[in-house]
Formats: sequence, structure tokens, C1' cells
RNA sequence: GGUCCCGUCGUCUAGCUGGCCUAGGACGCGGCCCUCUCAAGGCUGAAACGGGAGUUCGAAUCUCCUCGGGACUA
Repeated sequence: GGUCCCGUCGUCUAGCUGGCCUAGGACGCGGCCCUCUCAAGGCUGAAACGGGAGUUCGAAUCUCCUCGGGACUA
């Protein structure tokens, strides 16, 4: 240099043959309840689509560029 794969809440991930309802779940974190207190348990809340452009009525999902990580190859 060439080909290919991965990137989503703090962490791990589902969704990726475009559409609904709030992007869902687990752990963690905040608040409340319970308790003499803590833990456990119950309720509840905040928190994410690497960036840009395009296609489309509509993009986490398709296309292109780019950034980061990785594999193979010369």
C1' cells in the first nucleotide's frame, strides 16, 4: 500500500432484511420506601448510536469519506 472486521449509556451488550412505543437489558450510579443502622429487597431517575456528508417521506441500520482499534496479505 491492498482486502476485510469491529466501534451503541460509566462497563458489558440487544437492536444492524430502514418506520411504531421513550434506542431495550444486566451490572454500576443518584433519589425514595423498607430497616434501630447497614446489606438485601421494592419503586423510580440520569446516562449511549466514534465524526462528517449523501440516499430516502423516514437512517443506530444503506452508500461514501474520515478517525480509532484489529486481522490477513504484498